[in-house]
Small-subunit ribosomal RNA from an uncultured bacterium, 1465 nucleotides, folded computationally. Model confidence (mean pLDDT): 84 of 100. The RNAcentral record of the sequence draws on ENA and SILVA. It matches the Rfam family "Bacterial small subunit ribosomal RNA". Gene Ontology terms of the family: structural constituent of ribosome and ribosome.
RNA sequence: AACGAACGCUGGCGGCGCGUCUUAAGCAUGCAAGUCGAGCGGCAAGGCGGGGCAACCCGCCCUAGAGCGGCGGACUGGUGAGUAACACGUGGGUGAUCUGCCCUUGGGUUGGGGAUAGCCACUAGAAAUAGUGGAUAAUACCGAAUACGUUCGCGGGACUGUGGUUCUGCGAGGAAAGGUCCGAUUGGACCGCCCGAGGAUGAGCCCGCGCCUGAUUAGCUUGUUGGCGGGGUAAUGGCCCACCAAGGCUUUGAUCAGUAGGCGGCCUGAGAGGGUGUACGCCCACAUUGGGACUGAGAUACGGCCCAAACUCCUACGGGAGGCAGCAGCUAAGAAUAUUCCGCAAUGGACGAAAGUCUGACGGAGCGACGCCGCGUGGAUGAAGAAGGCCGAAAGGUUGUAAAAUCCUUUUGCUGGUGAAGAAUAAGCGUGACAGGAAAUGGUCGCGUGAUGACAUGAUCCGGUGAAUAAGCCCCGGCUAACUACGUGCCAGCAGCCGCGGUAACACGUAGGUGGCAAGCGUUGUCCGGAAUUAUUGGGCGUAAAGAGCAUGUAGGUGGGCUUUUAAGUCCGAUGUGAAAAUGCGGGGCUCAACCCCGUAUGGCAUUGGAAACUGGUAUUCUUGAGUGUCGGAGAGGAAAGUGGAAUUCCAAGUGUAGCGGUGAAAUGCGUAGAGAUUUGGAAGAACACCAGUGGCGAAGGCGACUUUCUGGACGAUGUCUGACGCUGAGGCGCGAAAGCUAGGGGAGCGAACGGGAUUAGAUACCCCGGUAGUCCUAGCCGUAAACGAUGGGUACUAGGUGUAGGGGGUAUCGACCCCUCCUGUGCCGGAGUUAACGCAAUAAGUACCCCGCCUGGGGAGUACGGCCGCAAGGUUGAAACUCAAAGGAAUUGACGGGGGCCCGCACAAGCGGUGGAGUAUGUGGUUUAAUUCGACGCAACGCGAAGAACCUUACCAGGGCUUGACAUUGAGUGAAAGACCUAGAGAUAGGUCCCUCCCUUCGGGGACACAAAAACAGGUGGUGCAUGGCUGUCGUCAGCUCGUGUCGUGAGAUGUUGGGUUAAGUCCCGCAACGAGCGCAACCCCUAUCCUAUGUUGCCAGCGAGUAAAGUCGGGAACUCAUGGGAGACUGCCGUCGACAAGACGGAGGAAGGCGGGGAUGACGUCAAGUCAUCAUGCCCCUUAUGUCCUGGGCUACACACGUACUACAAUGGCCGGUAACAGAGGGCAGCGAAGCCGCGAGGUGAAGCGAACCUCAAAAACCCGGUCCCAGUUCGGAUUGCAGGCUGCAACUCGCCUGCAUGAAGUCGGAAUCGCUAGUAAUCGCAGGUCAGCAUACUGCGGUGAAUACGUUCCCGGGCCUUGUACACACCGCCCGUCACACCACGAGAGUUGGAGACACCCGAAGCCGGUGAGGUAACCGUAAGGAGCCAGCCGUCGAAGGUGGAGUCGAUGAUUGGGGUG
Repeated sequence: AACGAACGCUGGCGGCGCGUCUUAAGCAUGCAAGUCGAGCGGCAAGGCGGGGCAACCCGCCCUAGAGCGGCGGACUGGUGAGUAACACGUGGGUGAUCUGCCCUUGGGUUGGGGAUAGCCACUAGAAAUAGUGGAUAAUACCGAAUACGUUCGCGGGACUGUGGUUCUGCGAGGAAAGGUCCGAUUGGACCGCCCGAGGAUGAGCCCGCGCCUGAUUAGCUUGUUGGCGGGGUAAUGGCCCACCAAGGCUUUGAUCAGUAGGCGGCCUGAGAGGGUGUACGCCCACAUUGGGACUGAGAUACGGCCCAAACUCCUACGGGAGGCAGCAGCUAAGAAUAUUCCGCAAUGGACGAAAGUCUGACGGAGCGACGCCGCGUGGAUGAAGAAGGCCGAAAGGUUGUAAAAUCCUUUUGCUGGUGAAGAAUAAGCGUGACAGGAAAUGGUCGCGUGAUGACAUGAUCCGGUGAAUAAGCCCCGGCUAACUACGUGCCAGCAGCCGCGGUAACACGUAGGUGGCAAGCGUUGUCCGGAAUUAUUGGGCGUAAAGAGCAUGUAGGUGGGCUUUUAAGUCCGAUGUGAAAAUGCGGGGCUCAACCCCGUAUGGCAUUGGAAACUGGUAUUCUUGAGUGUCGGAGAGGAAAGUGGAAUUCCAAGUGUAGCGGUGAAAUGCGUAGAGAUUUGGAAGAACACCAGUGGCGAAGGCGACUUUCUGGACGAUGUCUGACGCUGAGGCGCGAAAGCUAGGGGAGCGAACGGGAUUAGAUACCCCGGUAGUCCUAGCCGUAAACGAUGGGUACUAGGUGUAGGGGGUAUCGACCCCUCCUGUGCCGGAGUUAACGCAAUAAGUACCCCGCCUGGGGAGUACGGCCGCAAGGUUGAAACUCAAAGGAAUUGACGGGGGCCCGCACAAGCGGUGGAGUAUGUGGUUUAAUUCGACGCAACGCGAAGAACCUUACCAGGGCUUGACAUUGAGUGAAAGACCUAGAGAUAGGUCCCUCCCUUCGGGGACACAAAAACAGGUGGUGCAUGGCUGUCGUCAGCUCGUGUCGUGAGAUGUUGGGUUAAGUCCCGCAACGAGCGCAACCCCUAUCCUAUGUUGCCAGCGAGUAAAGUCGGGAACUCAUGGGAGACUGCCGUCGACAAGACGGAGGAAGGCGGGGAUGACGUCAAGUCAUCAUGCCCCUUAUGUCCUGGGCUACACACGUACUACAAUGGCCGGUAACAGAGGGCAGCGAAGCCGCGAGGUGAAGCGAACCUCAAAAACCCGGUCCCAGUUCGGAUUGCAGGCUGCAACUCGCCUGCAUGAAGUCGGAAUCGCUAGUAAUCGCAGGUCAGCAUACUGCGGUGAAUACGUUCCCGGGCCUUGUACACACCGCCCGUCACACCACGAGAGUUGGAGACACCCGAAGCCGGUGAGGUAACCGUAAGGAGCCAGCCGUCGAAGGUGGAGUCGAUGAUUGGGGUG
């Protein structure tokens, strides 16, 4: 795009078409084929007349029904079951034929005969129907006569294409029917009839070509194929028969099976094609199923006959009847398909002389949106952009000129009128012309007149009425035109493909809005297209599916040069045909269109005339393709026979002693009965080291010691001979690794299976010790491999370079090399070209031609079934159901690897000290609880948020209260608010008393605060860190991450950023299709180490002076330290070596400091949906007398347990006591630090000086040093725990603080597996300060004191960077993914069997009927005077023969306990 459609929702009108696709299932009822009295005998009813009293009878006219007869029932109409066929289509043939009615034409139509229906009478039967007897007619039937033509037989001649045409002779055969009208004396006209000829129409038969699928159908055939002779037919023919011969068809697909009416056409497509065969038209076939003939011009006959069968109906049970696949209609079936309508008015048909009759053909109407086409559902104006709806950033937007409103129109509808065309060559009547005729009737052609309409209440036209009567369906994530809100929350659902839905869904549902089409719109189904996705046009096969394992060769296909000829292919012209309809084009008619009409066109087939280039055929010839001769060399080419040495194992013997062997390490094994080792000798089998080479040979598989024999092929040179002999190759035939099989040998080594030992969680493996088949030989099978170059064979052409093997030539030479060159083979690199890319590239995967094989999504499956082959194993050929939306190739970027290379890091190693064991502190899990609030969970949660939970904090729990609220904003009102005290209460709170009336002012008012009411609203540490911002952690202070332009690539992408060096560094240098740039690195900043300079108080004190018990205490000083500012200094700058003359590295000098001097701040692109909604902010959701808020008390502090982080220890490098005011740095201090003095054992108290601090104070530094004591012990170690007594803070230390004194004195004696930190002022160790804080520090953040050890090195562990490689990973190895088992479902195979269908075969039975025989029975026509005869018939017999029966075999389905694998979940 289309449809004979169906379904869902909806539905105004008209025109033109279409309408049981299923069950060729069955059918009630009515109709669908009759007609002719001008063929015949006749006639009911009716009419007229006559007779009769009447019943009734007679005559005439007319005609229904029936009968004889003629023509038609072979057309029209229906259906598509069968049919794969000369059925159909197309073109021919008929010298092998027929043809009623029709047309033209020639001739004829004489004269007789005998019957028989109807009718009458009788009989049988329920009926259908039948029988007997008696009459009768014909255009019924039968002889006879005649017969130009004609038919047949026998002859002759001419032409010719076979049984043809034509001329001619003889012989034989064959006709007829009348009717009506005119005129009537004959005769004539018309319609008929008969014999011929021709035509037309229709039909029969034959032939060429075309005409579905299957080879898992490969052989079929006996009247089969042909001949001679008959029969039969309209006619040819095995169509049939007798005889003879043995043929015929088939891989160009016979036979068989399945499916199917064919075509014009229709749909689609650019076309070629593909699909289809409804309606209309042509042909065929069929008429319940099967068989058969009759009649006839024509049938083997839809509405005829006979028989058989099934079914239905009637029946008096004896018998009968029927055939809608005609039109309607019914039942059933089905998703589904209409009225038991009107009419012969038109067209057409049958009959008739005609009128006419008949006509479910046909013309019409009805039903159905089933299709196509047309029309309408209104038009114009109309902004307050109404209301309502929806959205909303609350401004507005949108629906939307849409509506309303105003002014119009009236197609359509309703109603009332009007009104063509379809109708004419009717008959008849009147009239004219023409031909014929004696005339009349009659014939032909005109003119006038003249009847007839189913549709139809029609079309059309004119009024009336009134916007009145008329819009839906689908879609809106992309493809694909069209978006928002709400609801829902992987639910409900959607979905053509991709996919959507798990709380912000443009995808579900609804609404608003948009888009599309429109009386329809969607869905489903089918077919074509897109699909170059079966590729003729027009594809492929190295890796995506696909080259057969290889050769040989048959059929076939294809094929070199010159010439001749032919004309099959090819090309040109002409002719016939190509039905009509349809399609295209050009016109015309319905108002347009659909629809209808006219004209034109039509690629095929056939005939005929020409052309001769090309292909093909014929003939002659040629040598370059191919083969052949001669000469020559190379080679693991093949087969057979023989020979050889090394090694292994075994056997024998000698020497000799304890192990050998084996492995990662071992063990099994061998060995004191003497192994292994070693020496000698012997036996056996198998394989042939070195040479050996991307070397050679072979078609492939494959071939490797040497010699001989036999033998194949290729190559070089030469150019002898043949003269296209060539190439490919379906089938066929042969070869064909390894394993395997059969038989017989052989068996050293190796070695499936098997045994043992190890390894391991296991180890039916890898490793080890043994070891059977086998490996070897002979003969025979098998026939497959990643049989690979994953690349079929042949020929020709198309740049080069460089190896290698064989042979030849040239130059030069005495000769050999080198060098140049030709052919053949075998490699590498590479240009054009090609390819999806990778790659290939004269050995093509390039450019062309020829031939073969093969492919067409993945799985199922190279499986099943069947066939063939095989001893078997199995091979070969080779599906389907079902299932998925992918499977696959090449390349790219990452990530990953128990891949590689380079490099780094307290990563390992080397060291030091810890953790893990104890007690305590603290955090977490778990458990408990009314609550033990919440968060953080590998590194990167766990002394974390928390720089400090007794109340508060506090978010949790229990109880008690409040509800515009504890807090904010807004407007209006009132007023100070507060404070103190008392009472009740646990308190919040409630009540009472006292006290009082704010500030500013331009005097208008304004501001702060408070109160009560009402509203908007507040409030939430409620949820979502997976909706977010911000902030943070981590990889990682790792050296990386990117961009612009250019270039390369079809592209993803690459290059730059890789490479060679170097660095802490993508740091720098060099090179380079790259050149530059950005974020990172480094530097700039701070602290610290040295020096200079400035300033000296509260800091300092060298020199001068004063002074003290002592002390910078004082005068003073400005040197030093120090403090605070400002500067200098370090840059591989200098020297040497190395490096590439670079970057840089190493060493040295100088220097306080040397190669980044040490430390800090500083964290690229990004990763982890990392952490945080409980810092804060914030979307959405949720709560609103509560999830908000206030209060009291409790809890966060619980405790069988587990983990993390710390402190203190376990002691002698120590504890304790005493002494030396030993020596710091950095900090804090007014709700503060708090001195001296005094009291207390002490915590502390008292006290109050000084200090907002270089001034006063906290403040004592400790380890250290000196002296003493302890003497290795659960201790003079260790301090937990507990008791008593006190201190401090604070409303308040019970739950639940810290400290002091006395007493108590637990575990613990250095810590399993495992694990952490640290590279120098570091680890370790020692103390000090600060923040938080009323109080509370083993934590945290800082500060200084003392002060080490070790680093060979980068193999390994962990993490990271760069390059490279593999990948089936991309959520990226915590990936992906295989098979069994278990369960559910699905389809399929096998299966003892069971059951059904169709077909063939054999036999039995044998209806009807044709044919043949017989015909003793019967018999009108002819012959015969008669008897009788001729002929015919019944009956009987025979051949054939349908249905039926029996039988076995094959085939196709269905089903089957059980079973097998497969698919999906």